The RNA shown here (transfer RNA) has 73 nucleotides and comes from Cricetulus griseus. Rfam family: tRNA. By type it is a transfer RNA. The RNAcentral record of the sequence draws on Rfam. The coordinates come from a structure-prediction model, not an experiment, and the mean pLDDT is 82.
[in-house]
RNA sequence: GCCCAGCUAGCUCAAUCUGUAGAACAUGGGACUCUUAAUCCCAGGGUCUUGGGUUCAAGCCCCAUGUUGGGCG
Numbered sequence: 001g002c003c004c005a006g007c008u009a010g011c012u013c014a015a016u017c018u019g020u021a022g023a024a025c026a027u028g029g030g031a032c033u034c035u036u037a038a039u040c041c042c043a044g045g046g047u048c049u050u051g052g053g054u055u056c057a058a059g060c061c062c063c064a065u066g067u068u069g070g071g072c073g
Stems, first nucleotide, its partner, number of pairs: 001072007010025001012023002019056001027043005050064004
């Protein structure tokens, strides 16, 4: 330099053909327990890397950009 893949909650990851963004773990509260742990229930937490474009409507499509990993030379 070229090519490919990823980027979404604190972490690890989902989200079909654009149509109100979810799970598990973690965190907080409660139940249970002599207490802790375990188990069960509930709750909070996101403007989806960034900036544009298309569209009635974008995590999803298009362009540019940043960043991480891999491959080739």